[in-house]
Two RNAs folded together computationally: RNase P RNA and transfer RNA, 430 nucleotides in total. The coordinates come from a structure-prediction model, not an experiment, and the mean pLDDT is 78. It holds a member of the Rfam family "Bacterial RNase P class A". The family's RNA type in Rfam is ribozyme.
Formats: sequence, structure tokens, C1' cells
RNA sequence: ACAGCCAACCAGACAGUCGCUGUUAUGUAAUGCAUAAUGGAGGAAAGUCCGGGCUCCGCGGUCAGGGUGCCAGGUAACGCCUGGGGGGUAAGCUUGAGAAGGCUUACCUACGGAAAGUGCCACAGAAAUGAUACCGCCAGAAAUGGUAAGGGUGAAAUGGUGCGGUAAGAGCGCACCGCGCCGCUGGCAACAGCGGUGGCAGGGUAAACCCCACCUGGAGCAAGACCGAAUAGGCGCUCUUUGAUCACACAGACCGCUGUGAGAGCGCGGGUAGGUCGCAUGAGCGGCUUGGCGACAAGUCGCCUAGAUAAAUGACUGUCCACGACAGAACCCGGCUUAUCGGUUGGCUUUUUCU
RNA sequence: UGGGCCGUCGCCAAGUGGUAAGGCACGGGGUUUUGAUCCCCGCAUUCGGAGGUUCGAAUCCUCCCGGCCCAGCCA
Repeated sequence: ACAGCCAACCAGACAGUCGCUGUUAUGUAAUGCAUAAUGGAGGAAAGUCCGGGCUCCGCGGUCAGGGUGCCAGGUAACGCCUGGGGGGUAAGCUUGAGAAGGCUUACCUACGGAAAGUGCCACAGAAAUGAUACCGCCAGAAAUGGUAAGGGUGAAAUGGUGCGGUAAGAGCGCACCGCGCCGCUGGCAACAGCGGUGGCAGGGUAAACCCCACCUGGAGCAAGACCGAAUAGGCGCUCUUUGAUCACACAGACCGCUGUGAGAGCGCGGGUAGGUCGCAUGAGCGGCUUGGCGACAAGUCGCCUAGAUAAAUGACUGUCCACGACAGAACCCGGCUUAUCGGUUGGCUUUUUCU
Repeated sequence: UGGGCCGUCGCCAAGUGGUAAGGCACGGGGUUUUGAUCCCCGCAUUCGGAGGUUCGAAUCCUCCCGGCCCAGCCA
């Protein structure tokens, strides 16, 4: 210098004119209007996939249901993040006769349990899990018996390679590799290393039911709280021979004396429209110091940064450049995921050139 | 804004781990003088898209895309 990866930041710039909207100040009777000053979208505001705050309702315990799943840490919490472990893939180097390993780098990893139980494993195949032998091999005249080397089927076939062994074979025996168990050492742990031991304990699937451990009440700002018209319902009280007009209806034999209704008046309550709050000082942001590998935490200093309810952040003009992507808050916050023209800074790696 | 559901051929659809049924429509053939009816045959390169689990995925899981429905109070 070029390329790639990771992290952080920016998201056309400047000027003018006219608008929209929140707040404050002044004028005015005024929450309205006018004037002035000042604030005015994002890294994802998105998907609503997780976790919380907040609000209302519910609340004896257990079960059920739902979720998470290597270990440790971070966090208010998480399915998120950080660090570590195991596994896998690719490339390179390397050990070994082989089976099979070792090292480095990059990337991925939903990674508890399949010797608790149940289910499923199509087709093919002898056989898909306590079952079995088609071809083959060996013994035998045959019937039949032995066998699981080799062939064949399949995604998967009861450890693998080699040597010995045998009638042929076989962990039948041995060495190595793999696996299980036990012990020791290191590590908080996951786990790793070493030693011993067992001839192998018996397929896959838990993003099938299930088991184990841990977490978990339901709904959501159209949550919810307050104020509150008009109209129509609801409840209570009073009145219905009063100056005049009129002299409510039915029942209790009669009487506003009682009951039911009707009417008038007054009051109360729920509550709609509408208004106010919730609603912007918060697990907040930035700088520095300290601790930590890191996520992050503690201390200290500074800052205040949209808040509508038909719902604002736009339009036009000029100049410049690298010619401008995805996209628009609606209760708030922490994550994840998805979309996105480009640019700046820092770190790491490969290659090339120069000193 | 919040909550819920759905997507399989041109249309209606079955299928819930093991070869994507069926009907209508469409195309070809037969029957017929011709047409309709009827009969036979064909028609999904993969289930909205991508990735994963599994030997195997329309089906199980994750993330996207598209469409639809519901939601104040009182009576």
C1' cells in the first nucleotide's frame, strides 16, 4: 500500500424564505389568539421473537400446562452478553504397517439423560434389538450341525486394524486404537492428563412421548386513575281540593289513610361525548479514575435529550460534494432478528514493496 | 397500538414424519355425422421463502414474507 474480518461512530452539508408541533415569557377577559425565544425521530423508531418496569385483576398447597438446558461469570432479568470446556467441518503440517491419532489456523455448535420406561425406524434386507442366517466357509454320504471371516441390503447390522489361533471361524488370546468402570493429579466447575481394570457391557431418534434440574399467576397504556355535559334509563324524597282553571287511574266498603301505577318538582348515583393524568429524571447519557482477560462494576464530575391524540419534524430556492440507502416515535427500558447507498476511526490477519 | 389465526396445482381442498389423495378447470385420445354427456390417459420438480433437526420434513424447530380476523363503557 492493497484485501479481508471485528468493534465503535456518522447517516448529505451550508445559507435563505414559508409552514407544522411541544415548552417558556409577554400582551389580552381567555386553557384561545398574537409576538418573541427555544426543543423537535432511528440505528434499526420495524418484526413483536424473548426478558423486565408500570397498571389492574387474582392469590392456601400440590398437580397440570408453558419455557430453558455443557461449565463459570455478568445483569433488574433473559432464550441476551463475556470467558472457558467438549464436539464438528475445512485447509495445512505430521505420527503410524494399519486401524486410528497429534499440532496449527479459520468457521460452526438447540451441547442434560437413549443401561428408567414407551413409541417409531418406510423400502430393501436373513435379521432394525435380547431376534436371526440368503449366498458363502467348515464338518458330514445325507439329514443336519458349527460359523459370522467374505459377499449382498440399508441412513444405520452387535467395536476397528494387525498378528496368533482354528476343521472353518470368532475378543477365543495378544498388541495398538476406540469404549465403559475405578483411582490419582490439575482445575471453582464443565473437563483434561496419567495409571489400573473390564473382552465390550450391546444401534439411531428426546427440534417423539417422557425422565431429571431450574424458572414460571393472568391480562395488557384501547392497562388504569380523576373530572364530567346533553339525551335516555335507574334510585330516593315531596306533592297531586292551591287565588283561578282542573278536580289523575285502579284496589282496600268510604277518606292522599294505605298499596300499585301515572304526572310534576327536587335530589342522588352509574356513566357516554369531552377533558386531565398515566407521559418523558430514567436499571438515563457523556468524560475521567480504579478493579476485572472480558461482559461489566464502583467512585467522581458534567448534562437534560420529541411527547402528539387525527396525531408535528415538511416544502421551495441557491451553492458545494463522495450525489445521499433502509426507513417515521405513540407507555417505557434491556436484548435478539430482519432491512440498509456509503463514509470515518481503531484493532487483528494474509500478500506485496521499501528501509 | 395490542391480541389471535391462516398459507398445499389456475380454483376448492385431503394429508400431522415414509411415493403429495380427490373434485372442478385445462390438454390429448376414444365414442358420435357434429357438439354435449360418457370412457381412458396426462397435468404439483416440491407444499409462501430461507436455514436447521432427522436416514428421510408439506408435517418438527428457528427466522423472514404475504393475507385475514378481533379488541372502549353502559344497556